[in-house]
RNA sequence: AGAGUUUGAUCCUGGCUCAGAUUGAACGCUGGCGGCAUGCUUAACACAUGCAAGUCGAACGGUAACAGGCAGAGCUUGCUCUGUGCUGACGAGUGGCGGACGGGGGAGUAAUGCAUAGGAAUCUGCCCUGGAGCGGGGGGCAACCUGGGGAAACUCAUGCUAAUACCGCAUACGCCCUACGGGGGAAAGCGGGGGAUCUUUUCGCGGGCCUCACACUCUAGGAUGAGCCUAUGUCGGAUUAGCUUGUUGGUGAGGUAAUGGCUCACCAAGGCGACGAUCCGUAGCUGGUCUGAGAGGACGAUCAGCCACACUGGGACUGAGACACGGCCCAGACUCCUACGGGAGGCAGCAGUGGGGAAUAUUGCACAAUGGGCGCAAGCCUGAUGCAGCAAUGCCGCGUGUGUGAAGAAGGCCUGCGGGUUGUAAAGCACUUUCAAUUGGGAAGAAAAGCUUAGGGUUAAUAACCCUGAGUCUUGACGUUACCUUUAGAAGAAGCUCCGGCUAACUCCGUGCCAGCAGCCGCGUUAAUACGGAGGGAGCUAGCUUUAAUCGGAAAUACUGGGCGUAAAGCGCGCGUAUGCGGCGUUGUAAGUCGGAUGUGAAAUCCCUGAGCUCAACUCAGGAAUUGCAUUCGAUACUGCUGAACUAGAGUAUGGUAGAGGGAAGUGGAAUUUCAGGUGUAGCGGUGAAAUGCGUAGAUAUCUGAAGGAACACCAAUGGCGAAGGCAACUUCCUGGACCAAUACUGACGCUGAGGUGCGAAAGCGUGGGGAGCAAACAGGAUUAGAUACCCUGGUAGUCCACGCCGUAAACGAUGUCAACUAGCUGUUGGGGAGAUAAAACUCUUUAGUGGCGCAGCUAACGCGUUAAGUUGACCGCCUGGGGAGUACGGCCGCAAGGUUAAAACUCAAAGGAAUUGACGGGGGCCCGCACAAGCGGUGGAGCAUGUGGUUUAAUUCGAUGCAACGCGAAGAACCUUACCUGCCCUUGACAUCCUGCGAACUUUCUAGAGAUAGAUUGGUGCCUUCGGGAACGCAGUGACAGGUGCUGCAUGGCUGUCGUCAGCUCGUGUCGUGAGAUGUUGGGUUAAGUCCCGUAACGAGCGCAACCCUUGUCCUUAGUUGCCAGCGCGAAUGCUGAGAACUCCAAGGAGACUGCCGUUUACAAACCGUGGGAAGGUGGGGACGACGUCAAGUCAUCAUGGCCCUUACGACCUGGGCUACACACGUGCUACAAUGGCCGGUACAAACGGUUGCCAACCCGCGAGGGGGAGCUAAUCCGAGAAAACCGGUCGUAGUCCGGAUUGGAGUCUGCAACUCGACUCCAUGAAGUCGGAAUCGCUAGUAAUCGUGAAUCAGAAUGUCACGGUGAAUACGUUCCCGGGCCUUGUACACACCGCCCGUCACACCAUGGGAGUGGGUUGCAAAAGAAGUGGGUAGACUAACCUUCGGGGGGUCGCUCACCACUUUGUGAUUCAUGACUGGGGUGAAGUCGUAACAAGGUA
Repeated sequence: AGAGUUUGAUCCUGGCUCAGAUUGAACGCUGGCGGCAUGCUUAACACAUGCAAGUCGAACGGUAACAGGCAGAGCUUGCUCUGUGCUGACGAGUGGCGGACGGGGGAGUAAUGCAUAGGAAUCUGCCCUGGAGCGGGGGGCAACCUGGGGAAACUCAUGCUAAUACCGCAUACGCCCUACGGGGGAAAGCGGGGGAUCUUUUCGCGGGCCUCACACUCUAGGAUGAGCCUAUGUCGGAUUAGCUUGUUGGUGAGGUAAUGGCUCACCAAGGCGACGAUCCGUAGCUGGUCUGAGAGGACGAUCAGCCACACUGGGACUGAGACACGGCCCAGACUCCUACGGGAGGCAGCAGUGGGGAAUAUUGCACAAUGGGCGCAAGCCUGAUGCAGCAAUGCCGCGUGUGUGAAGAAGGCCUGCGGGUUGUAAAGCACUUUCAAUUGGGAAGAAAAGCUUAGGGUUAAUAACCCUGAGUCUUGACGUUACCUUUAGAAGAAGCUCCGGCUAACUCCGUGCCAGCAGCCGCGUUAAUACGGAGGGAGCUAGCUUUAAUCGGAAAUACUGGGCGUAAAGCGCGCGUAUGCGGCGUUGUAAGUCGGAUGUGAAAUCCCUGAGCUCAACUCAGGAAUUGCAUUCGAUACUGCUGAACUAGAGUAUGGUAGAGGGAAGUGGAAUUUCAGGUGUAGCGGUGAAAUGCGUAGAUAUCUGAAGGAACACCAAUGGCGAAGGCAACUUCCUGGACCAAUACUGACGCUGAGGUGCGAAAGCGUGGGGAGCAAACAGGAUUAGAUACCCUGGUAGUCCACGCCGUAAACGAUGUCAACUAGCUGUUGGGGAGAUAAAACUCUUUAGUGGCGCAGCUAACGCGUUAAGUUGACCGCCUGGGGAGUACGGCCGCAAGGUUAAAACUCAAAGGAAUUGACGGGGGCCCGCACAAGCGGUGGAGCAUGUGGUUUAAUUCGAUGCAACGCGAAGAACCUUACCUGCCCUUGACAUCCUGCGAACUUUCUAGAGAUAGAUUGGUGCCUUCGGGAACGCAGUGACAGGUGCUGCAUGGCUGUCGUCAGCUCGUGUCGUGAGAUGUUGGGUUAAGUCCCGUAACGAGCGCAACCCUUGUCCUUAGUUGCCAGCGCGAAUGCUGAGAACUCCAAGGAGACUGCCGUUUACAAACCGUGGGAAGGUGGGGACGACGUCAAGUCAUCAUGGCCCUUACGACCUGGGCUACACACGUGCUACAAUGGCCGGUACAAACGGUUGCCAACCCGCGAGGGGGAGCUAAUCCGAGAAAACCGGUCGUAGUCCGGAUUGGAGUCUGCAACUCGACUCCAUGAAGUCGGAAUCGCUAGUAAUCGUGAAUCAGAAUGUCACGGUGAAUACGUUCCCGGGCCUUGUACACACCGCCCGUCACACCAUGGGAGUGGGUUGCAAAAGAAGUGGGUAGACUAACCUUCGGGGGGUCGCUCACCACUUUGUGAUUCAUGACUGGGGUGAAGUCGUAACAAGGUA
């Protein structure tokens, strides 16, 4: 510091996700040691048991228990009992101090809190420092005794008694009150020691007295602690906008420690609130913690400060301090005891239990240390605290060994079988011993106190007491401590997650959209680096993953640090309030701002330095920091405030100008329609075509007249005006704004604008008019599968006017308003100036609008560009992924329609913008092709052949399936082929290699069987040899293996088809673009062609095109046998022969054709057209040749091949059958339907090809197929071999025929082991359909179509198929509108699996969340009432009453009772709000391949 994910790819926007750090964590797997921390986050739920606050006998009366002493009794002389407070001590009680600290948890609390900084009207026990005292009296009450009640808790009565308990009196320096005269108010002792002296005297003590310590009283100051007040800060919601009556203030009184409406009486009517009051929800606050570069964000465990709480609610008492966690009273809920009458309790103290929960420990030890309470002290108490236990909960440290060791062991895994890897890893050898175990030793945490003693203080004192020093004696829970050491031995100690990308790390096997994984993208449908296992690897390590949570990454709420033309986002537009911001020079001030100082910012934490534990974590010390607040001193540039000025902003005045600016009234013509009348006759109208409709009752058309309403042609224009919406005939009246020119005046008067307010198209609503045309709804006619649409005929609201609502639009420049600055060029509208001109036109310039282009700059790009989307400033509005949803609920507005404000649950990983390349379009342009058209001939109808589908079958083997499967693989299924079926049979096999043994190989015959096979039998002994044997072959055996036309063409190679013989497809360098990409390859011409030329940010190049190759067409040269024969010779005749080499032909080489020449056109190019020459002319004809790629096209059954599968069978052999079936459908063909013909007879002319397992002549036989026969030929020699159509002659005469030949019967021939299933051919007989073929559809542009025959491959035999060959030999093409296919350019796109695309809505089904809903049930709360425990305060006529006073009657004071006020629980009524639930219901979302249509994306077929 970034990365993944939207796309075919790109850039951007934008969300989702990941890598980091962290935690009081939890779950899973695993687990050696130690140190230091931490440990109920949930039920402030309920709690058994034990402990957590006592202490003081030096305050007191005392003596229940214990110990001792003394006395007495019993008496076994050592026990028991009794008495005695005498001593140590001490239960209960009186009294004092402390239970307000310490400890706990965070319910409540949004301010009576907390944090920071200040303040004045207060209190403060113990403590410290001062001052002054501590005199003298009194009356009671506990304990105790006696009696009573009760189950208990407890309690009542009588009687006795002490005090540092209580109450007076005295005194009062200081203190308090005061009217300044005065008045008021205290106390307590106890203990230690003591020389002289006094008192008492039982001669022991005790007391007075002195002194010391601790107490006590009053008072002043301090310290500490506490109370109160102020300012600022302190979560979310406006779908909470108004709240408040002790409320706000004043006066007086009361109350408090103290200010104050704190309380009361009276008076006034205030106070708070958009800078967010009130209400609702949530929450203890802080130092800090986590994260982050920081700013921030989240949190508030442990530690520390503050607050509030103690079963729930209320209340006071005591006290220095409480409205009190382990106190009291009352009410409530709950639990427990009960004799039913009553009582008791409060773990949010430490342990512990139940419960809840994913989840959190021991009913431990000790007061040794630190600290606290009491005490003079010893000491006691202390679940504070110190320690230990449990837990990998976290952080830190250590270990599980080290070195050597290649035969690279074995085993595992992989393998291309060679090896690789695990891996120096192990074993082996040599060492070490941390930690744990074991043996022994062993710090520090301990200083005090006590006792003895020295010095000092105090004192009358050497005593006592206090302080300092020395000696002595002890005090450790932890603890078997830390640490050191002995002994033994590598000995006791490694796991977890991951390995597709992000993200470090790869292979095999299993599985087969199953099981499963997954943080996101996504893996799995038979070769999964993604599932599960294994091997290997990567990461971390006593831990490792996962889950949850926070921050980060996220500049993704943007203060630092974002945006708003099209991605989300500018209010429809003005006016204007608050707010915010504001021109120029100057005076003062010093609020903001800047600097210095002081105080504070607790400690801890973080950071730095150092120190202590062996290091570290941890701890300690010092420093820095604490960015803040307050006070104070200074500075004055900027901002603010203030004073007086200025004129550049803004405005006013004067004079002009343009304009569909607005409102009102009036006027006008054209047109439509209707009405009236005239003319006139059969149609009009309407459409793609029609029909509905109108018309003989006279339409349409046409003429005249009238009525009525609405809108204003031409002018007219990216012209004008207006803030926007919007505004268009003409005239008048009223009225707003703008612009120009020149001066004068005011003097910042300005800009923006939350709320507010006004205007605001169309549609719609209300009332009343009006209504010509148009026209939702509606009706009819068409179209259509349907057509609630598009089209047509009608037609009502409405459109118009007046008044009033509505308040929204793609209200758009999708661009808020204002101001300043920043190149230009060119139109146009309004005004001014200058030049020139008679004037107009014109030129230059200036200003205000309105357009086009464009530099810089900006932008994701498109684009914007002085009219900014550039550079800046001011203010407002708005945005934060898509859907749900601009929806629900609530509020406000509205007559309604509806508008405005405006969510959530849930769901997805995208949604989106711009641009790119393709593809596509019922988009456009250009062009081509037997594509159409023009023609010729067919198919589709018939019969047959053949292939396919389907059906059938034991099997009808398999494959090919739009074009591009279907006379295709198959150039040929009777057996074989053959892969299929039936049956029989074999198991190292029919075939290959290796090993062993035997045998030559091979062959004859017979038997059984359907055959394979089995049995018997005959002949035969070969070749080489170094004599051992070997080679080939056969048989048998063993196991490695063979074998498979079994599966996967979607694992593949190769081959092939197709687009398409279409003209395209690309690259290098350069340039342009952020990029995908573009350019080149586009453009203008031209071509069959990306063929060529020109132009050109391109220049070149490659694969294609063309050419080179073959063939054919002309000529030449060479060579003439088997070919040829012109001339010559021979011959009856045949190139038969001599001779010839001219010709034909053959087969080798050459020539020729290149737009070369001429002319027209084009651009002087390329090229086209034409003439000439030429055998051939513009590629001469034909063939081979098929670019980048597409179709997961075809083929595992040609072959090859990965993987999987079978192995006495899915292999092999054999027999028979099947592939040849047959209601049917389709493709491709043959033959026909006839006279351009059939039949009969005669006559002529080819090319190419094949032949020894062959072609087969002559001749003979047969009607014929054929048979016999055997010559020739390994072929320019012989043979197949007769070419046929054609031509000549004859016949038939339009008919199911002298057409047509299917089918069937009979008889044969040939091939073959064998023609039954199932061959071809021949002869005789038979003589079906068919009379030119519906919709539709195919081929062909010249030696072509059509027609005629010939040959070959395969093959024993078996073509109407296929391939090849020649003969005869046409018609037509105006042309490119249309159909199909293709090429180039351009355009649109929501497509990219690419239109066979994408995609919308209803309905049906399932699930999910949510709104409404008669209601129902909870929570909280307002208001109005009722109620009134305990308590406090007030009152008091009842009862009772120790201290003081008293005149002895009583008074004062007090207690109880009664009563009033306040008030908790509780109750009633009525509202508000929130949560849950609810028959039914609304829409929404998500789901597998459901239904109906086809709305959108192309002109999406009606933009």
Predicted 3D model of a 1503-nucleotide RNA (small-subunit ribosomal RNA) from an uncultured prokaryote. It matches the Rfam family "Bacterial small subunit ribosomal RNA".